[in-house]
RNA sequence: GCCCAGAUAGCUCAGUUGGUAGAGCAGCGGUUUCGUAAACCGCAGGUCGCAGGUUCAAGUCCCGUUCUGGGCU
Repeated sequence: GCCCAGAUAGCUCAGUUGGUAGAGCAGCGGUUUCGUAAACCGCAGGUCGCAGGUUCAAGUCCCGUUCUGGGCU
């Protein structure tokens, strides 16, 4: 230099042919217990790497770019 994969909640990751951004764990509150843990119920938490374009509508499609991992020379 070229090719491929990835970047979404504090962490690990889903998100189908473009149509409400989600789960588990962690956090907070509650129920339960003499108390703690566990269990159960609820709550909060997001610039979807960044920037632009297409569209009524973009995490998803297109262009550019940054970073991470792998491969080729």
About this RNA:
The RNA shown here (transfer RNA) has 73 nucleotides and comes from a Myxococcales bacterium. Rfam family: tRNA. Rfam classes the family as a transfer RNA. NCBI's taxonomy places the organism under Bacteria, Pseudomonadati, Myxococcota, Myxococcia, Myxococcales. Model confidence (mean pLDDT): 82 of 100.